[in-house]
Formats: sequence, C1' cells, structure tokens
RNA sequence: ACGUUCUUAGCUCAAAUGGCAGAGCAGCGGAUUUUUAAUCCGAAGGUCGCGGGUUCGAGCCCCGCAGAACGUA
Repeated sequence: ACGUUCUUAGCUCAAAUGGCAGAGCAGCGGAUUUUUAAUCCGAAGGUCGCGGGUUCGAGCCCCGCAGAACGUA
C1' cells in the first nucleotide's frame, strides 16, 4: 500500500428476510441470613464508532472517515 472481517449498555456478546434494541455478568435497591457469601425479586443503564445517502421505516443496505484483528506484498 492493497484485501477480508469486526466496532451495539461499565464488560462479554445477541438481535431470520429492514418493522418498538435484548441477554448474561458487574453496579444499584429489596427479600432471606446473627453478619458476610450464596440464592431469589426489582428497577436503572444505549446519539447501535463518527459523518453522509437510500427507504414510509436502518443496528441491519450503500458511500466516506476513524479504530481493531488477520492476510498478501
């Protein structure tokens, strides 16, 4: 330099053919327990990397940029 894949909650990852963004863990509140841990219940947490485009509608499709991994030289 070129090619491929990836970027979603604090972390690890989902989200068939475009149609209301979710789970586990962590953190917070509560129950249980003499206390802690474990267990159970509840609530909260998102400009979906950034900027454009297509569409009635985009996490998903298209373009550019940034970052990461791998490959070729």
Molecule: transfer RNA
Organism: Oscillospiraceae bacterium